[in-house]
RNA sequence: GGGCCCGUAGUUUAGUGGCUAUAACGCCUCGUUUACACCGAGGAGGUCAUGAGUUCGAGUCUCAUCGGGCCCA
Numbered sequence: 001g002g003g004c005c006c007g008u009a010g011u012u013u014a015g016u017g018g019c020u021a022u023a024a025c026g027c028c029u030c031g032u033u034u035a036c037a038c039c040g041a042g043g044a045g046g047u048c049a050u051g052a053g054u055u056c057g058a059g060u061c062u063c064a065u066c067g068g069g070c071c072c073a
Stems, first nucleotide, its partner, number of pairs: 001072007010025003018056001027043005049065005
């Protein structure tokens, strides 16, 4: 330098173009316990990497950029 794949919550992730984006673990509160843990109930937490485009409507499609991985030179 060229090609391919990936980027969604603190972590790992689901998500046919059509609600206010999903779950698990973790975190917080309450219940339970003498207390801790387990368990139960509730809650907070997201610029869907960034920008632009297509569309009535984009996490999803297109382009560019950034970052990561693999292959070739």
A computed fold for a 73-nucleotide RNA from a Candidatus Woesearchaeota archaeon, annotated as transfer RNA. The RNAcentral record of the sequence draws on ENA. Its Rfam family is "tRNA". About the family: Transfer RNA (tRNA) molecules are approximately 80 nucleotides in length. The family's RNA type in Rfam is transfer RNA.